[in-house]
């Protein structure tokens, strides 16, 4: 000085348990207009509708977090060949 291999560590592709979004008429959750229902009154309860957060999913997206790839850089190591 070649080569092979393993391995740090970045680049780079691709993922999803990451990340943003959309998402249950009842069989989630919050708030519960109206109306119901208890109550002599006072006040209470269960709640649709609508709102609001999500779930089961879909869907974008790789910046962030993992995980995976491999004739990309580098840097260690082990071996093998070759030269003084």
């Nucleotide at each position: 000085g070649g080569c092979u291999u393993g391995g740090g560590c970045g680049g780079c592709g691709c993922u999803a348990u990451g990340u943003c979004c959309c998402g249950a008429a009842c069989c989630u959750g919050g708030u519960c207009a109206g109306g119901u229902c208890c109550u002599g009154a006072c006040g209470g309860a269960a709640g649709c509708a609508g709102c609001c957060a999500u779930a089961a999913g879909g869907g974008g997206c790789c910046g962030c977090u993992g995980g995976c790839g491999a004739g990309c850089g580098u840097c260690c190591a082990a071996g093998c060949c070759a030269u003084c």

Predicted 3D model of an 84-nucleotide RNA (Bacterial small signal recognition particle RNA) from a Coriobacteriales bacterium. RNAcentral holds the sequence, with entries from ENA. Its Rfam family is "Bacterial small signal recognition particle RNA". Rfam classes the family as a non-coding RNA gene. Rfam describes the family as follows. The signal recognition particle (SRP) is a universally conserved ribonucleoprotein involved in the co-translational targeting of proteins to membranes. Lineage of the source: Bacteria > Bacillati > Actinomycetota > Coriobacteriia > Coriobacteriales. It is recorded under the gene name ffs.